C1' cells in the first nucleotide's frame, strides 16, 4: 500500500464524519424543518487477512 468485517472512540444506551438519491413525519406549505429510515460514493478510525 490492497482487502475483508466494523465504529471501539461518543456527558445511560444507540449514534464516525461529509455528500448524494429515495422514502417518511411535521406545519408556517416553503428553494420549509425534522427523521434513532433505506441505498450508494469518499473520507476518518478499529480488529483481522495480504
Nucleotide at each position: 500500500g490492497c482487502u475483508u468485517u466494523c465504529a471501539a472512540c461518543a456527558u445511560c444506551c444507540c449514534c464516525g464524519u461529509c455528500c448524494g438519491c429515495c422514502g417518511a413525519a411535521u406545519c408556517u406549505c416553503g428553494u420549509a424543518u425534522u427523521u434513532g429510515g433505506g441505498c450508494g460514493g469518499a473520507c476518518u478510525g478499529a480488529a483481522g487477512g495480504c
This is a predicted structure of a 50-nucleotide RNA (nadA riboswitch) from an Acidobacteriaceae bacterium. Its mean pLDDT, the model's own confidence on a scale to 100, is 81. Its Rfam family is "nadA riboswitch". For this family Rfam cites "Structural distinctions between NAD+ riboswitch domains 1 and 2 determine differential folding and ligand binding" (Chen et al., Nucleic Acids Res, 2020). The family's RNA type in Rfam is small RNA. The source organism's lineage runs through Bacteria, Pseudomonadati, Acidobacteriota, Terriglobia and Acidobacteriaceae. The model forms 100% of the base pairs in the Rfam consensus.